[in-house]
């Protein structure tokens, strides 16, 4: 000195659970618990996230708390993985960080 952020475009990643109940159905937490076809799984919708990456996965049939019960909360986690480009738009600088 510049970049960072937001918007927009295109592309991509991800999860869709748990409990009670004979069932119907109901309840819980969330941004999101969905529809169809299936033996697995696949294709959509909505939602979230895309390297400044806790969206999401592994660890994990983990540990502690909570609860009627699990999901849920916290730890684990300065652990390991994990999907990006553009822009003629807005803005704005301080800082961390990155590049020169």
């Nucleotide at each position: 000195c510049g970049u960072u952020g937001a918007g927009c475009c295109u592309c991509g990643g991800g999860g869709u659970g748990c409990c009670u109940g004979c069932a119907a159905a109901g309840g819980c937490u969330g941004a999101g618990a969905u529809g169809c076809a299936u033996g697995a799984u696949g294709c959509g919708a909505a939602c979230c996230c895309g390297u400044u990456g806790a969206a999401c996965c592994u660890g994990a049939c983990c540990c502690g708390g909570u609860u009627a019960a699990c999901a849920c909360c916290g730890g684990c986690g300065g652990a390991g993985g994990g999907a990006a480009g553009g822009u003629a738009u807005c803005g704005g600088a301080c800082a961390c960080a990155c590049g020169c």
The RNA shown here (TPP riboswitch aptamer (THI element)) has 100 nucleotides and comes from Primorskyibacter flagellatus.
The coordinates come from a structure-prediction model, not an experiment, and the mean pLDDT is 75.
NCBI's taxonomy places the organism under Bacteria, Pseudomonadota, Rhodobacterales, Roseobacteraceae, Primorskyibacter.